[in-house]
Molecule: c-di-GMP-I riboswitch aptamer
Organism: Deltaproteobacteria bacterium
């Protein structure tokens, strides 16, 4: 120097609430700190949600959300064992 790992330390981020926006799943922002060593970034793939139409259920399909639901991928900070 890399790579595993994750003690210490600077620090990231943010789970419940409040208001706004959104058919809604959600989503900014203030507040807060349940978590979080990639909980950092992108939907790629797999999940799950949510809407539509449909004469009604249910299924299925279309168009979206979820990266704090999993996998992979790309980038990151620190130096104990």
């Nucleotide at each position: 120097c890399c790579a595993c790992c994750g003690a210490a330390a600077c620090g990231c981020u943010g789970a419940c609430c409040c208001u706004c926006c959104g058919c809604g799943a959600g989503g900014a922002g203030g507040a807060g700190u349940c978590g979080g060593a990639a909980a950092g970034c992108g939907a790629c793939g797999g999940a799950u949600c949510u809407u539509u139409g449909u004469u009604c259920c249910g299924g299925g399909a279309a168009a979206g959300a979820u990266g704090g639901c999993c996998g992979a991928g790309c980038u990151g900070c620190c130096g104990a064992a």